[in-house]
RNA sequence: GAGGACAUAGCUCAGUGGUAGAGCAAAUGCUUGCAACGCAUUAGGUCACUAGUUCGACCCUGGUUGUUCUCU
Repeated sequence: GAGGACAUAGCUCAGUGGUAGAGCAAAUGCUUGCAACGCAUUAGGUCACUAGUUCGACCCUGGUUGUUCUCU
């Protein structure tokens, strides 16, 4: 220098055009002498940034940033 993949909750990830989700972690309650385990409930999101397409975008398109892989 050329090309590809990835970026979503604290962590690991799903979600391929129509309500943003799961597991773990966290908080509260029940349980316990205190915990752990178990059960119930709750909170937690500018879907990396920007512009566009669309009635409607995590999802499609252009650009930017970061991480990573391959080639030279």